[in-house]
Molecule: transfer RNA
Organism: Weissella thailandensis
RNA sequence: GCGAACAUAGUUCAGCUGGUAGAACGCUACCUUGCCAUGGUAGAGGUCGCGGGUCCGAAUCCCGUUGUUCGCU
Numbered sequence: 001g002c003g004a005a006c007a008u009a010g011u012u013c014a015g016c017u018g019g020u021a022g023a024a025c026g027c028u029a030c031c032u033u034g035c036c037a038u039g040g041u042a043g044a045g046g047u048c049g050c051g052g053g054u055c056c057g058a059a060u061c062c063c064g065u066u067g068u069u070c071g072c073u
Base pairs, nucleotide, nucleotide: 001072002071003070004069005068006067007066010025011024012023013022019056027043028042029041030040031039049065050064051063052062053061
């Protein structure tokens, strides 16, 4: 220099043929217990790496760009 994959909640990840953004663990409150742990119920937390474009509508499609990993020279 060329090519590919990945980037979504605090963490690990799902969501793929455009149509309300989810799970598990963690966190907070309450119930249970003499206390802790376990268990149960409820809740908070994300404008989907960033900037544009297409579209009535974009995490998803297109362009650019940043970071990480891998391959080629």